[in-house]
Molecule: c-di-GMP-I riboswitch aptamer
Organism: Falsibacillus pallidus
RNA sequence: AGGACGAAACGGCUAAGCCAUUGAAAGAUGGCGGCGCAAAACUAAAGGGGCUAAGGUCACAGGACUAAGUCAGCCAGUUAUCGAA
Repeated sequence: AGGACGAAACGGCUAAGCCAUUGAAAGAUGGCGGCGCAAAACUAAAGGGGCUAAGGUCACAGGACUAAGUCAGCCAGUUAUCGAA
C1' cells in the first nucleotide's frame, strides 16, 4: 500500500407517520420526524427479483395480460471514510 474484517472516533444517511407538491397508479420531491443502516453512497435495456397498469391487447359480467413507468432500505454490480482485534 492492497484485500479481508468491523471495536473505537469524526461524522453521514434517514423508516413509519404528518404537511405541501406531483403522478392514472406504483411512486417521487421538499419540510418536520427517526425505525434503523459500515456502504441505507451511486447504478433501473449491464443482471435477477418486486410493485403499478394510464395506454394497448383479449374477454365482455365483476376481469386477465402487458413497462423502455417505478422500487437499490430485496439480491446484485461499482465506488468510498476510519483503522483496534